The prediction has a mean pLDDT of 82. Transfer RNA from an uncultured Elusimicrobia bacterium, 73 nucleotides, folded computationally.
């Protein structure tokens, strides 16, 4: 220098053939228990990496960027 694949919640990932943004764990309350573990209820947490374009609409298509992780050179 070139090809591919990945970036969504504190962690780990789902989702997406455009139409309300999600689970599992972690947190924070309650409730059981003297209390802890733990069960079970409720909730707080998200510029979906960064800019753009297309279109009523964009996490989701298309370009470029930036970081990774991989092929080939």
């Nucleotide at each position: 220098g070139g090809g591919g694949c990945c970036a969504u919640a504190g962690c780990u990932c789902a989702g997406u053939u455009a139409g309300c943004a999600g689970a599992g764990u972690g947190c924070u309350u309650g409730c059981a228990u003297c209390g802890c573990a733990u069960a079970c209820a409720a909730g707080a947490g998200g510029u979906c990496g960064g800019g753009g374009g297309u279109g009523c609409a964009a996490u989701u298509c298309c370009c470029c960027c930036u970081g990774g992780c991989u092929c080939c050179a």
It matches the Rfam family "tRNA". The family's RNA type in Rfam is transfer RNA. The sequence was found in a public genome assembly.